[in-house]
Small-subunit ribosomal RNA from a metagenome, 1406 nucleotides, folded computationally. The sequence is in RNAcentral, with records from SILVA. The prediction has a mean pLDDT of 83.
């Protein structure tokens, strides 16, 4: 110091999280020890029990008991003495007002800081000056007694004092009355002196005889020392006054009558409406009063760089408070926590009549809660109350206990130890990892436990001695200084030392998907669960749960709570308003804020020095103490402040004097739909009268309601009303709103010039006040067209709509209300500064070729545009630039401009304006693609123009569906459905049924065994697999054997085979598919999504190919390079050829040829090369020649970057899962072949451009040794029998069909068309029933050119004819190849489908 989270991806706004620190903390799992801290936030809730405040016999009076000791004794007992002048009470004094708890109230002079008090007070203390005389009367206690259940009240008698009271004295004090002297901020303060007036007291207790007086010694004496008293001063306390300063709400806007003030009393320590009487009528208040809610305030602590933000346990300062309200009393002080008095609430006791108490002391209980300790020890030490004192009393305080509640230190060992042990995990099975980690070895000894030792905290008073000094008559007492000795420890036999023992007793928690360090393995299947955001889990989950490993802190670690940070997310430091939230509809003008040049003066603000505070403790920095360290101690600093005080005077103020440039006034001119009243014109519209006319008019995408033969619509005439067109402009005015015929009045503001004058008069502007479109309300009027509402008519699944026919409020006027809009430029106002260019509007100024002029300038009003700025888009001298004032508003979406107040309005409503809940976004803006019943330009058998099919029939073939034991799986919009299958009768077969087998049908390896290699044949049972049983055969190398290697084959075990099982959404391979579409990328540039290029303007099949161009360039693709095919030329001629020529055959080219056709090798040829003409002097097109062929000749091969989580684990390879006597194998039969159906994709056909019949001719591609199979002989026929010939340019399949010639049917369900179905055969096969093909013979069924709909085709192309092949024993309407004959049309891109380029709107990104 950041990250994360909005999108397909950007940038920005913005919210919400999260990493950091801290806690009086709680709650999980876990817990070895020690130091130092901390410990009821909640019920200020009730409280049992004991303790927290006494003390003083040196102020007073009076005074026991137990027990014990003697004596007596009527054995019941009584008496003395001690105990003891003691407990206990009681008067008297001092204390109880301290100390210690709590935060309920309190928004207050409570607190906090600086003054002030001339308006006060102060027990004990210090300290100085001066007294401490004489006297009286009383009381409690205790006796006596009387009432009461208690508490308690009473009578009598009797006594004391530091208790009460009187007097006397007055150093002083107060008071009045006079006289000076000083100081002061207004009353006046402080002092000096003269008089009068009034005011004090208490004694104890030691000690000694110098003085008196009794004389043994003691006293009234004398001293000492504790006290009384009066005044002063001092110290501490306390009080009251006043500036500054710190909460929240305006959805609290007006509050106050002892209220303000005066004037006299009164009252207090003191000032004062604090009280009370009279007299004004005033006082606070938008700079927030009154009301409400909330809160103790500080220092501080917590966080933050800081500024600030949150806090007010623990320490320490200050106020309140003491069960709840009141209220006095005594006191110096209290309106008193453990006093008193009333009231009330609640507890307890009670003899019902009446009584007692208040833990917010320390402990401790209940009871609320998520939570918070012992019914200790102790006054050793610190402080405090009494006390001369010793010493009492202290739950203050000093210790201990409980609690990881917090900090902070220490420990659970160390060194060495590789067969990397065993084991767990994992795993490609080789290994990896835990891990030098154990374990041995070897060593410490801090904590523990044992023994033994053992403090500092203690110094003081106090007594007792020495020694000084004071006070005395005194060497006494006393007081005091210095020394000595003497005695005191809760903690605690504790810290700390020594020694022994022995690694023995001592580690968890949390976390691994990102943010955040740290991954694998199983289980689970959107289930269980996780989670702080985002977000995981729907069979391969680093996110769930376990486990290995691994990260992080560590006697703790995680959660949740809260605080502040991060968050510049309320911004002073530090933010914004065009389109993200945020400019008020628009003016006018109060307080307030801010202001122009110059010159004095002043010193409030500023600035510097200087003084006083700014308590301690915290902090920070330096030293020190504990063994470090927390912790604690010292010493500076710091405490940013707040007062005085001195001095500066640039800039703010303030006061004064000028100036004229801000800002007005005057005087001349000029625009203008600026505003209000009046009056007034003419089209047009509609209504009434009439006049001509006659059947439709009107309306629409097309129609209908609706008007009209009762005369419309059209036209003409006259006549009435009421409301507002063209000119009309990126023109003009006006503050917005707005404003439009023409003329007259009345009237606001602006602009120009030119010179005068005022002299800062300005600027914005919270509240206030006035304007303010439409609608929309009152009340009068008006009311032609329009027209919510209404009705009707259409249209559509509906049509509460658009559209049509009516049609009422309203629109119009006058008065008033309402006060709001996308009142928008989404951009408050003003002033300055900051390149231009070109348009227009209203002035004035120069010049002039007098034209439609140019030039300057001030005002407006638009456009482009520099430089800034901006998230971007865009603003840009009319600022969204750069700068100053001033004023509205914004703070994450919804809920919501709602609720409720509260005001406004007649009402409609407007104005002001929340929450609770709830969501991880919501949102600007700009980029890419999709889309679009958006535009633009293109191609494409898209469509049009054609041929010919499919949809109808009948059959085959594939799928859906249903059935079935099973009807095996798969493919499913184009891109599935004659697909996978180039061929299911068994096998295939992966399904069904029934019958076996289990290391297996099949692959390697280990052990055992045989030694017949392998293999073949033959028999029983069996449906067969498979069981039995027999036969033929009888193994290679090496070794002399004996054995041993190779191979084979059983057997047994074991590893392990096998799976057409599941996942194509874990995969590779392979294919479809957009699409042979033209497009898809790179580097250089850009912060980035991303642009540019590749976009334009020609052009082509083509992102082809030219030009331009912030682009230059490169890939992949497009073309070409390859392959057939068209023409030629060349080799070369055998199985092919055969023209001329010789010879020869029935005939074939047989002998011969080498031209020719052909076959297969090389080549050539087409490139827009050539001419014309069109485009820009291009690419390119058109045309043309020449050529076999002409503009990519014709056809195939070939498929960019990527899309569809397209297909396919059933070709096949493969993670994961699952089955293992079975989800594997083997075998029989059967099913994949069902059949109400519905689809797709064929075939034959409906017939005469045809069927029959007979005659005749012409191919090519292919294919053939378990094969092709001539011929010849048989059968109607399918074939059959024989075999020649062919490893095939030699032989065979192989007759090619249509075609053409004749004939014939003659339009009919036919001589069409073959389905179906009967017999009767052939072939292949172990086998043709389920379930082949084929032949004959009979049978002859729907079908008459096919609805909506929809397919294929631009040339040897559609149609139409036949042949071949693969598979394959058999089995072809399919498929995949070959030829034969061989058309028709494209005007043309408006429309459909589909793709390309450019553009645009998008709230869409599965």
């Nucleotide at each position: 110091a950041g990250a994360g989270u909005u999108u397909g991806a950007u940038c920005c706004u913005g919210g919400c999280u999260c990493a950091g620190a801290a806690c009086a903390a709680a709650c999980g799992c876990u817990g070895g020890c020690g130091g130092c801290g901390u410990g009821c936030u909640u019920a200020a809730u009730a409280c049992a029990u004991g303790c927290a405040a006494g003390u003083c016999g040196u102020g007073c009076g009076a005074g026991a008991a137990a027990g014990u000791a003697c004596c007596c004794u009527u054995c019941g007992g009584g008496g003395u003495g001690c105990g003891a002048g003691u407990a206990a009470a009681g008067c008297g004094g001092c204390g109880a007002a301290c100390g210690g708890g709590u935060u309920a109230g309190u928004a207050a002079c409570a607190c906090g800081u600086a003054a002030g008090g001339a308006a006060c007070c102060u027990g004990c203390c210090u300290c100085u000056a001066a007294a401490u005389c004489c006297g009286g009367a009383a009381u409690a206690g205790c006796u006596c007694u009387g009432c009461c259940a208690a508490c308690g009240c009473g009578g009598a008698a009797u006594u004391a004092a530091u208790g009460c009271c009187g007097g006397a004295u007055g150093u002083g004090g107060u008071c009045c009355c006079g006289a000076g002297g000083u100081c002061g901020c207004a009353u006046g303060g402080c002092u000096u002196u003269g008089g009068g007036a009034u005011u004090a007291a208490a004694g104890g207790u030691g000690a000694c005889c110098u003085c008196u007086u009794c004389u043994u010694g003691a006293a009234a004496g004398u001293u000492a020392c504790c006290g009384u008293c009066u005044a002063g001063a001092g110290a501490u306390g306390g009080u009251c006054u006043u500036g500054c300063g710190g909460a929240c709400c305006a959805u609290u806007a007006g509050c106050u009558u002892g209220u303000u003030g005066g004037c006299g009393g009164g009252g207090u320590a003191a000032c004062g409406g604090c009280c009370c009487a009279c007299c004004a009528a005033g006082g606070c208040u938008u700079c927030g009063a009154u009301g409400g809610u909330u809160a103790g305030c500080c220092g501080g602590c917590c966080u933050g760089a800081g500024a600030g933000g949150g806090u007010g346990a623990u320490c320490g300062g200050c106020c309140a408070c003491a069960u709840u309200g009141g209220g006095a009393c005594u006191g110096a002080g209290a309106u008193a926590c453990g006093g008193c008095c009333c009231a009330g609430a609640c507890u307890c006791c009670u003899a019902c009549g009446g009584g007692a108490g208040g833990c917010a002391g320390c402990a401790g209980u209940a009871g609320g809660g998520a939570a918070u300790u012992u019914u200790g020890c102790g006054c050793a030490a610190u402080g405090g109350a009494c006390g001369a004192a010793a010493g009492u009393c202290u739950g203050a305080c000093g210790c201990a206990g409980c609690a990881a509640c917090g900090c902070c230190g220490c420990g659970u060992g160390a060194g060495u130890g590789a067969u990397g042990a065993a084991g767990g995990u994992u795993c490609u099975c080789g290994g990896a990892u835990c891990g030098u980690a154990a374990a041995g070895c070897u060593c410490u000894a801090u904590u523990g436990a044992g023994u033994g030792g053992g403090a500092a905290g203690a110094a003081a008073a106090a007594u007792c001695c020495c020694a000084g000094g004071g006070a005395u008559a005194a060497u006494a007492c006393c007081c005091u200084u210095g020394g000595g000795a003497c005695u005191u420890g809760a903690c605690g036999g504790u810290a700390c030392c020594a020694u022994u023992c022995g690694a023995g007793g001592a580690a968890g928690c949390c976390c691994c998907g990102g943010c955040u360090a740290a991954c694998u393995a199983c289980g689970u299947g959107c289930c269980a669960g996780c989670a702080g955001c985002c977000g995981c889990g729907g069979u391969a989950a680093u996110a769930c749960g376990u486990a290995g490993g691994g990260g992080g802190c560590g006697a703790g670690c995680g959660u949740u709570g809260u605080u502040c940070g991060g968050a510049a997310u309320c911004a002073c430091u530090g933010g914004g308003c065009g389109u993200a939230a945020a400019g008020g509809g628009a003016g006018u003008g109060u307080a307030g804020g801010c202001g122009g040049a110059a010159g004095a003066g002043u010193a409030a603000g500023u600035u510097a020095g200087g003084a006083g505070u700014g308590c301690a403790a915290u902090c920070c920095a330096u030293g020190g103490g504990c063994u470090u360290a927390a912790c604690c101690c010292a010493u500076g600093g710091c405490c940013u402040g707040c007062u005085c005080u001195u001095a500066a005077u640039a800039c703010u103020g303030c006061u004064u004097u000028u100036c004229u440039u801000g800002a007005g006034u005057a005087u001349g001119g000029g625009a203008g739909a600026g505003g209000g009243a009046g009056a007034u014109g003419g089209a047009a519209u509609u209504c009434c009268a009439g006049g001509u006319g006659u059947a439709g008019c009107g309306g629409u995408g097309g129609a209908a309601u609706g008007c009209g033969u009762a005369g419309a619509u059209a036209u003409c005439u006259g006549g009435a009303a009421g409301a507002a067109a063209c000119c009309a402009g990126c023109a003009g005015c006006g503050a917005a709103g707005g404003c439009g015929g023409u003329c007259u009045c009345c009237u606001g503001g602006c602009c120009c010039a030119a010179u005068a004058c005022u002299g800062g008069c300005g600027c914005u502007g919270a509240g206030u006040c006035u304007c303010g479109a439409a609608a929309g309300c009152u009340a009068a009027g008006g009311g032609a067209g329009c027209a919510a509402a209404c009705a009707g008519g259409a249209u559509u699944a509906g049509a509460u709509a658009c559209c049509c026919u009516g049609g009422u409020a309203g629109u119009c006027u006058u008065a008033g209300c309402c006060g709001u809009a996308a009142a928008c430029g989404a951009u408050g106002g003003a002033c300055a500064c900051u390149a231009g260019a070109u348009g227009u509007c209203g002035g004035c100024c120069c010049u002039g070729u007098u034209c439609u002029g140019g030039g300057g300038u001030c005002g407006g009003u638009g456009u482009c545009g520099u430089a800034g700025c901006u998230a971007a888009c865009g603003c840009g001298u009319u600022a969204a630039g750069u700068g100053u004032c001033c004023c509205g508003c914004c703070u994450g979406g919804g809920g919501a401009g709602u609720a409720c107040g509260c005001u406004c309005g007649c009402a409609a409503g407007g104005g002001u304006g929340a929450a609770a809940c709830u969501c991880a976004a919501a949102g600007g803006a700009a980029u890419u693609g999709a889309c679009g019943g958006g535009g633009g330009c293109c191609c494409g058998c898209a469509c049009a123009a054609g041929c010919g099919g499919u949809g109808g029939a009948g059959c085959a073939u594939g799928u859906g569906c249903u059935u079935u034991a099973a009807u095996u799986c798969g493919a499913u919009g184009c891109a599935a459905c004659g697909c996978g299958a180039a061929g299911a009768a068994c096998c295939u077969u992966a399904c069904c049924u029934g019958g076996g087998c289990u290391u297996g049908a099949c692959a390697u390896g280990c052990g055992a065994g045989u030694g017949a290699a392998a293999a073949u044949c033959c028999c029983c049972a069996g449906a067969g697999a498979c069981g039995g049983g027999g036969a033929u055969c009888c193994u290679u190398c090496c070794g002399c054997a004996a054995g041993g290697a190779a191979c084979a084959c059983u057997c047994c075990g074991c590893a392990c085979a096998g799976g057409u099982g599941c996942u194509g959404c874990a995969u590779g391979g392979u294919u479809g598919u957009c699409g042979u579409c033209a497009g898809c990328u790179c580097g250089u540039c850009g912060u980035g999504a991303g642009a540019u290029g590749u976009u334009g303007g020609g052009u082509u099949a083509a992102g082809u190919c030219c030009c331009g161009c912030a682009a230059c360039g490169a890939g992949c693709g497009c073309a070409a390079c390859c392959c057939c095919u068209g023409c030629c030329c060349u080799u070369a001629g055998u199985u092919g050829c055969c023209a001329g020529c010789g010879a020869g055959u029935c005939a074939u080219g047989c002998c011969g040829g080498a031209a020719c056709u052909c076959u297969a090798g090389g080549g050539g040829g087409a490139c827009u090369g050539c001419c014309u003409g069109g485009u820009a002097c291009a690419a390119c097109c058109a045309g043309g020649a020449g050529g076999a062929a002409g503009g990519u000749g014709g056809g195939g091969a070939u498929g960019a970057c990527g899309u569809c989580a397209a297909a396919u684990c059933c070709u096949c390879a493969u993670g994961g899962c699952c089955c293992u006597u079975a989800c594997g194998u083997c075998c029989a039969g059967g099913g994949c072949g069902a059949g109400a159906c519905a689809c797709g994709u064929g075939c034959u056909a409906c017939a005469a451009u045809g069927g029959c019949c007979g005659g005749c001719a012409c191919a090519a591609u292919g294919g053939g040794a378990u094969g092709c199979g001539a011929g010849a002989c048989u059968g109607u026929g399918a074939g059959g029998u024989u075999u020649a010939g062919c490893u095939a340019a030699u032989c065979c399949c192989c007759u090619a069909a249509a075609a053409c010639c004749g004939g014939u049917c003659u339009c009919a369900g036919u001589u069409c068309g073959g389905a179906u179905u009967g017999g009767a055969g052939u072939c292949u096969g172990c086998a043709a029933u389920u379930c082949g093909a084929c032949u004959c013979c009979a049978u002859g069924a729907a079908g008459g050119u096919g609805g909506a709909a929809u397919c294929g085709c631009u040339a040897g192309u559609a149609a139409u004819c036949g042949c071949g092949g693969a598979u394959c024993a058999g089995c072809a309407c399919g498929c995949c190849g070959c030829g034969g004959u061989g058309a028709a049309u494209a005007c043309g891109u408006u429309c459909c489908c589909g793709g390309g380029c450019c553009u645009u709107g998008u709230a869409c990104a599965c």